[in-house]
Context: one part of a larger RNA
RNA sequence: GAGCGAACGUUUGCGGCGGGCCUAACACAUGCAAGUCGAACGGGCUAGCAGUGGAAAGUGGCGCACGGGUGCGUAACACGUGGGUAACCAACCCUUUAGACUGGGACAACCCGGGGAAACCCGGGCUAAUACCGGAUGUUGUGAGGAGCUCUUCGGAGCACCUUGCGAAAGGUCCGCAAGGGCUGCUAGAGGACGGGCCCGCGGCCCAUCAGCUUGUUGGUGAGGUAAUGGCUCACCAAGGCGAAGACGGGUAGCUGGUCUGAGAGGAUGAUCAGCCACACUGGAACUGAGACACGGUCCAGACUCCUACGGGAGGCAGCAGUGGGGAAUAUUGCGCAAUGGGCGAAAGCCUGACGCAGCCACGCCGCGUGAGCGAUGAAGGCCCUCGGGUCGUAAAGCUCUGUGGAUGGAGAAGAAUAAAGCCUGUGAAGAGCAGGCCUUGACGGUAUCCAUUUAGCAAGCACCGGCUAACUCCGUGCCAGCAGCCGCGGUAAUACGGAGGGUGCAAACGUUGCUC
Numbered sequence: 001g002a003g004c005g006a007a008c009g010u011u012u013g014c015g016g017c018g019g020g021c022c023u024a025a026c027a028c029a030u031g032c033a034a035g036u037c038g039a040a041c042g043g044g045c046u047a048g049c050a051g052u053g054g055a056a057a058g059u060g061g062c063g064c065a066c067g068g069g070u071g072c073g074u075a076a077c078a079c080g081u082g083g084g085u086a087a088c089c090a091a092c093c094c095u096u097u098a099g100a101c102u103g104g105g106a107c108a109a110c111c112c113g114g115g116g117a118a119a120c121c122c123g124g125g126c127u128a129a130u131a132c133c134g135g136a137u138g139u140u141g142u143g144a145g146g147a148g149c150u151c152u153u154c155g156g157a158g159c160a161c162c163u164u165g166c167g168a169a170a171g172g173u174c175c176g177c178a179a180g181g182g183c184u185g186c187u188a189g190a191g192g193a194c195g196g197g198c199c200c201g202c203g204g205c206c207c208a209u210c211a212g213c214u215u216g217u218u219g220g221u222g223a224g225g226u227a228a229u230g231g232c233u234c235a236c237c238a239a240g241g242c243g244a245a246g247a248c249g250g251g252u253a254g255c256u257g258g259u260c261u262g263a264g265a266g267g268a269u270g271a272u273c274a275g276c277c278a279c280a281c282u283g284g285a286a287c288u289g290a291g292a293c294a295c296g297g298u299c300c301a302g303a304c305u306c307c308u309a310c311g312g313g314a315g316g317c318a319g320c321a322g323u324g325g326g327g328a329a330u331a332u333u334g335c336g337c338a339a340u341g342g343g344c345g346a347a348a349g350c351c352u353g354a355c356g357c358a359g360c361c362a363c364g365c366c367g368c369g370u371g372a373g374c375g376a377u378g379a380a381g382g383c384c385c386u387c388g389g390g391u392c393g394u395a396a397a398g399c400u401c402u403g404u405g406g407a408u409g410g411a412g413a414a415g416a417a418u419a420a421a422g423c424c425u426g427u428g429a430a431g432a433g434c435a436g437g438c439c440u441u442g443a444c445g446g447u448a449u450c451c452a453u454u455u456a457g458c459a460a461g462c463a464c465c466g467g468c469u470a471a472c473u474c475c476g477u478g479c480c481a482g483c484a485g486c487c488g489c490g491g492u493a494a495u496a497c498g499g500a501g502g503g504u505g506c507a508a509a510c511g512u513u514g515c516u517c
Stems, first nucleotide, its partner, number of pairs: 001517004006513005013368006019361002021326001026324003030321003035062003040059002045054003069279003079203007088196002093192007101135004110125006141166006148159004171184005205251003212242003217239008254276004258269004281302005304315004332358001334357003340354001341352004371401004381392004405455006415444001422438006461506005466487003472501005482489002
C1' cells in the first nucleotide's frame, strides 16, 4: 500500500447491488419447511336432487434418496485431473420388437366385542382393486449342453443357430346403439439419454524429539456375498507385504473452481456463488426401494428433555423464522406461489420457509445530495498581535435562481397482457409446433419511473498538524497530569500533554484493533 463474512469508538441524509453466528456439530418453547392422485379401488359421510358434485380416513400408485442445512469426522482414491470397467446398475424420459390369455384366495376401511390414563393394541365377521397368488403362452432374456463366424490385452467379448429347463402382464377414461376406435397405463426384451457404483496413474499439510510397521496381514486355490471386481467374508495352503522417494505413529484440516495479495515467481486462504465429499442428538444395525443403510423413516443401546392415572409412553431446528446460552460479533416467530424450478395429477389444480420479494444492520462496493450565481461597510463576533493590524472570509447577511433529495397529489409500466393453461378457427399425421380470436391471472405494491404543486427549507462529520507525514500559534500544566506506530515528548515560554483559534487529509463516513499478502 492492498484486502476482510469483521469488531470497537465518534458520527450519520437518500438510493442501487451484494453480504450478514467465523464462537457452543451447545440445548431448544411455538408455527411452518413433502406431498399428491376419485381418470387404480371398496365402503361410510355430506351437499344436491335423480345428471352428479365435495371433503376427509383406508387399500393402492408415484414422490418423499431431489430440493434445503452444516463442516463434526476425514491426510483418504475424500478431492482435482487423466484413464479403465472384456467386472457393473439404471425408476421416470426417448426410439424400437413382441405381448397382455385363464383362474383363485385374502387383508384394511366398515360392523361387532374387548383392553389402556394415553400412545395405541387385541379378537371375531364382511369386501374391492392397477394390491396378492396359481396355470397358460414366450418376441426375447436366462441356466446347462452342442457347434459356427468375427474380434481379442488370450482372461474372454460380440453375432447368428440347434436341444433342453426356468421366467410376464392391469386396467382406467373418452367417443359410439353396437362392432369398434382414440388417449393413457401394464408385461418381457433391445438400443439411447440423464445419473450412479467400482478400479488405476499423477497432484496438493506439519512433526524423524514418530524408525521400524503388519496376522486377514501379503499371495494362491475353492466357496460365500454383491448390480459388479476384490481378503469384501470364510476354509485350506504358502510366508509373505510395506518402509529413509519417509512406512507406522502423532498433530492439524472437508477438497476444488476460485478468492486476497504480488511486476511475476510465489505466499495466504477456501465466507457468499458453483462442483464433489461427509454428517443429521451420540453409537450401532438393517428394512423398503431403480436408488438410502435414509435430516423432518424403522429397530436396538446411551445421554438429555417432556407427559403419566406410575402400569407405560413421547421427542431430536447442522430446514425457515424464533428462544436461551456462548461470544468482540452476525437479522423478521414477515408477504406470496405472480415469476423460475421441483413432486403428484389426463387436466383443472394441490403442495413447495426451494424460490421470488419485503423487513433489520453504513457490513461492503458504487452513485447522489447537504445547494448555485452575485455579493466588501472586508459587518458583528472569535483568535492572534510588534497595537499599526492580521486572520476565520465571499465565509455570513443581502439579492437573484434551481429542485437531486424531502413533503403532498395524480397518472401509471416492464417483469406473463401478442405469454403458459383453457375454449374456438386454420395449418398439420398429431391433442406437438405455428398463426388468428376469446377469457383470466402481480407477492413485491399504489413500489420504481413520470407529471404537477410546495420547500434552501430537513441533511457533516471524523482523524491528524515534532520527524517519518500534508498541516502552527496562544493559553493551561510543570518528569505532574498525560502522549506514544518507531525515534521519543513533559522537570516554567511544550508547534509532541489538555483546551482554544487556525490549518491539513478523507468524507456519510473517519479512526482504532485484529488477521493475510
Notes: This is a predicted structure of a 517-nucleotide part of an RNA (small-subunit ribosomal RNA, 5' domain) from an uncultured prokaryote. Its mean pLDDT, the model's own confidence on a scale to 100, is 82. The RNAcentral record of the full RNA draws on ENA.